Predicted 3D model of a 72-nucleotide RNA (transfer RNA) from a Candidatus Azambacteria bacterium.
It was read from a public genome assembly.
Lineage of the source: Bacteria > Bacteria candidate phyla > Candidatus Azamiibacteriota.
Its Rfam family is "tRNA". Rfam classes the family as a transfer RNA.

RNA sequence: UCCGACAUAGCUCAACGGUAGAGCGACUCCCUGUUAAGGAGUGGGUUCCUGGUUCGAAUCCAGGUGUCGGAG
Numbered sequence: 001u002c003c004g005a006c007a008u009a010g011c012u013c014a015a016c017g018g019u020a021g022a023g024c025g026a027c028u029c030c031c032u033g034u035u036a037a038g039g040a041g042u043g044g045g046u047u048c049c050u051g052g053u054u055c056g057a058a059u060c061c062a063g064g065u066g067u068c069g070g071a072g
Stems, first nucleotide, its partner, number of pairs: 001071007010024004018055001026042005048064005
């Protein structure tokens, strides 16, 4: 320098253009003499950034940034 993949909750990851979810973690309650385990519930997001397409974008397109892999 070129090619490809990836970027979504604190972490690991979903979501084939139509109100963004799960598991774990956090918090609250129940249970227990207490803790752990178990049960019920709650909160948590500018979907990496900027633009474009569209009635509507996490999703499609362009550029940028970062990480990983490959080629030279």